[in-house]
RNA sequence: GGACCCGUGGUGUAGCCUGGCCUAACACGCGUCCCUGUCAAGGACGAGAUCGCCGGUCCGAAUCCGGUCGGGUCCG
Numbered sequence: 001g002g003a004c005c006c007g008u009g010g011u012g013u014a015g016c017c018u019g020g021c022c023u024a025a026c027a028c029g030c031g032u033c034c035c036u037g038u039c040a041a042g043g044a045c046g047a048g049a050u051c052g053c054c055g056g057u058c059c060g061a062a063u064c065c066g067g068u069c070g071g072g073u074c075c076g
Stems, first nucleotide, its partner, number of pairs: 001075007010028004020059001030046005052068005
């Protein structure tokens, strides 16, 4: 230098190929309450990500296109 893969709440993932309502979903974790003599377990509710960043296409983008940053694998 080239090709490909990954980047989404605090953590781990799904959703992307096939654009669409409503609140971006699930698990763990966190907060409040219930339960209990207490803790754990269990139950109810809640907070938390504008999807790495910038731009474009479109009525509409996490999703499509271009650029770019970081990480990884391979090739030279």
A computed fold for a 76-nucleotide RNA from Microgenomates group bacterium GW2011_GWA2_44_7, annotated as transfer RNA.
The coordinates come from a structure-prediction model, not an experiment, and the mean pLDDT is 82.
It was read from a public genome assembly.